Model confidence (mean pLDDT): 85 of 100. Predicted 3D model of a 469-nucleotide part of an RNA (small-subunit ribosomal RNA, 3' major domain) from an uncultured bacterium. RNAcentral holds the full RNA, with entries from ENA.

Context: one part of a larger RNA
RNA sequence: UGACGGGGGCCCGCACAAGCGGAGGAACAUGUGGUUUAAUUCGAUGAUACGCGAGGAACCUUACCCGGGUUUGAACGCAUUUCGACCGGUGUGGAAACACACUUUCUAGCAAUAGCGAUUUGCGAGGUGCUGCAUGGUUGUCGUCAGCUCGUGCCGUGAGGUGUCGGCUUAAGUGCCAUAACGAGCGCAACCCUUAUCGAUAGUUACCAUCAGGUCAUGCUGGGGACUCUAUCGAGACUGCCGGCGUAAGCUGUGAGGAAGGUGGGGAUGACGUCAAAUCAGCACGGCCCUUACAUCCGGGGCGACACACGUGUUACAAUGGCGUGGACAAAGGGCAGCUACCUGGUGACAGGAUGCUAAUCCCAAAACCACGUCUCAGUUCGGAUCGAAGUCUGCAACCCGACUUCGUGAAGCUGGAUUCGCUAGUAAUCGCGCAUCAGCCAUGGCGCGGUGAAUACGUUCCCGGGCC
Numbered sequence: 001u002g003a004c005g006g007g008g009g010c011c012c013g014c015a016c017a018a019g020c021g022g023a024g025g026a027a028c029a030u031g032u033g034g035u036u037u038a039a040u041u042c043g044a045u046g047a048u049a050c051g052c053g054a055g056g057a058a059c060c061u062u063a064c065c066c067g068g069g070u071u072u073g074a075a076c077g078c079a080u081u082u083c084g085a086c087c088g089g090u091g092u093g094g095a096a097a098c099a100c101a102c103u104u105u106c107u108a109g110c111a112a113u114a115g116c117g118a119u120u121u122g123c124g125a126g127g128u129g130c131u132g133c134a135u136g137g138u139u140g141u142c143g144u145c146a147g148c149u150c151g152u153g154c155c156g157u158g159a160g161g162u163g164u165c166g167g168c169u170u171a172a173g174u175g176c177c178a179u180a181a182c183g184a185g186c187g188c189a190a191c192c193c194u195u196a197u198c199g200a201u202a203g204u205u206a207c208c209a210u211c212a213g214g215u216c217a218u219g220c221u222g223g224g225g226a227c228u229c230u231a232u233c234g235a236g237a238c239u240g241c242c243g244g245c246g247u248a249a250g251c252u253g254u255g256a257g258g259a260a261g262g263u264g265g266g267g268a269u270g271a272c273g274u275c276a277a278a279u280c281a282g283c284a285c286g287g288c289c290c291u292u293a294c295a296u297c298c299g300g301g302g303c304g305a306c307a308c309a310c311g312u313g314u315u316a317c318a319a320u321g322g323c324g325u326g327g328a329c330a331a332a333g334g335g336c337a338g339c340u341a342c343c344u345g346g347u348g349a350c351a352g353g354a355u356g357c358u359a360a361u362c363c364c365a366a367a368a369c370c371a372c373g374u375c376u377c378a379g380u381u382c383g384g385a386u387c388g389a390a391g392u393c394u395g396c397a398a399c400c401c402g403a404c405u406u407c408g409u410g411a412a413g414c415u416g417g418a419u420u421c422g423c424u425a426g427u428a429a430u431c432g433c434g435c436a437u438c439a440g441c442c443a444u445g446g447c448g449c450g451g452u453g454a455a456u457a458c459g460u461u462c463c464c465g466g467g468c469c
Base pairs, nucleotide, nucleotide: 008469009468010467011466012465013464015460016459019423020422021421022420023419026315027314028313029312030311031310032309033308034306035305042053043052064301065300066299067298068297069296070295076124077123078122079121082118083117084116088103089102090101091100092099093098106115107114108113126290127289129288130287131286135284136283137279138278139277140275142273147186148185149184150183151182152181153162154161155160166177167176168175192267193266194265195264197235198234199233200232201231202230203229207224208223211222212221213220238261241255242253243252244251245250304442317416321375322374323373324372325371326370327369333364334363335362338357339356342353343352344351345350382413387408388407389406390405391404392403393402429452430451431450432449433448434447435446
């Protein structure tokens, strides 16, 4: 000077408390450990690994295993040799890769030659091999915590201190006062995006109040520029005003006004640093190692195994519910070998036609909810695992190892021990919708979107983490 203390003081955070809903018990999905295996490729491992890298493992991917091939090699450049081909096509062998045979077969120029392509040789290849404890870059975490420093001055022999401490205040080293300190930088805040209100401008594909036409019906048509909306520019919130407290900063109020009130809500934004934290398998890169193999191509298998253990989820155990019939209301997105209205067939997945849309124009396209009926507390009209059968679709191909449909089957499960997690408002809970990846999909995951919409916070003694003295 730090760090630490079952030392003290002050303060904060869904940290506790107060509440609501979960996990831990069941079945399944998924990740991990372990075990097994020819291989179950590799990495990630308290918080900060475990629905993580992976925003798509049937082949490919793929790095692993078995088997079959190739050796300047899968791609490219330079030089060089040979050829007028090569590619392609056919055939044979083969699981394919590939090998062999046959066949087709260049351009300009008189030519030399040049171009083009293939081939030979040489020089450069290649490696998801090792080291993240040699590294760059990127990332997690403490933590969106309020801190971390510098110049000059002053103090101290010096390490260093002061400033940055003290009082008050703030979400904040935010500010005010005081002061051997005076200033400054990186952080805080603001500037950025979005959302909530209003105005101006602009109206097509959006809108429809007024006028007219038209229909079984519909902004359907003429038209309109009001409204909604769209998207650009502005306004608006600043403790600005009032009362109280205070030297001030500021605090406070069933305050006023206001769409919004004291950071309005959300996002982006992550200081100096910590963990030799993570990543050599995203990429780059030093060193080391392999070079007829640790490179590379192909077929098949594996990454999907299963006495078991753990994490994260989904579905339930039901009547605030299940089932049947009818009816209503979103936002944000996506769409051309794509989304598909509508019609027909099929119980259905879907199929066959057909039409619109390169999309504010057309399409994908809601559920919880509401109304009526039924079930009457039961392992059930709850629950849907598992298994049997028959199908649909994608794809060269669904045996290992796809999704979906129909019929049948109908398991465990009656609210879960110790313990433990999330959340303070349009939040939790609950309901569906979309997207990326993608032929298809093991998505119950991830990232977004809206619909319905709570309870509770006395307080800071205690647990955990953090800040200052």